[in-house]
RNA sequence: GCUGCCGAAUCGCCGAAACGCGACUACGUUGCGUAAGCGAACCGGGGACCCACCUUGUGCAAUGGGGUGAAUCCGCACCCGUGCGGUAGGGCGUCCUUCCCGCCCGAAUCCGUCAGCUAACCCGGUAGGCGGCCUGCGGAAGAGGGG
Numbered sequence: 001g002c003u004g005c006c007g008a009a010u011c012g013c014c015g016a017a018a019c020g021c022g023a024c025u026a027c028g029u030u031g032c033g034u035a036a037g038c039g040a041a042c043c044g045g046g047g048a049c050c051c052a053c054c055u056u057g058u059g060c061a062a063u064g065g066g067g068u069g070a071a072u073c074c075g076c077a078c079c080c081g082u083g084c085g086g087u088a089g090g091g092c093g094u095c096c097u098u099c100c101c102g103c104c105c106g107a108a109u110c111c112g113u114c115a116g117c118u119a120a121c122c123c124g125g126u127a128g129g130c131g132g133c134c135u136g137c138g139g140a141a142g143a144g145g146g147g
Base pairs, nucleotide, nucleotide: 002132003131004130005129006128010040011039012038013037018034019033020032021031022030023029024028041126042125043124044123045122046121051116064114065111066110067109068108073086074085075084076083077082078081089105090104091103092102093101096142097141098140099139100138
């Protein structure tokens, strides 16, 4: 550089003379990429009516409550915040769906006392990570497609 996978995390326009890499007729000219900006698409949050929840009184507590994500919950051990074993859930096994089987993951982080749903409307995000050899692609059923 090409290419595949997880994931919303892709595409297009524009684009400084700051950086990097090139080209040339080379003390300059120019191309590409990177920031900011704009748009498309995708993902997420906030936010009415209706609905849902709540709706005896008093008191107490809050390290409360909530969001992104598959990433929750349970048990055991101890050095008490770590380890181990399971688990809701997620991914992979060469188009797609379901089941079985096998393997892997089951993290992290944000808001700041505040958030049910939610039309209009408003806001934010488009990061990261793993693979390519060998191995003809685990099994069954179906759909699609072809004759």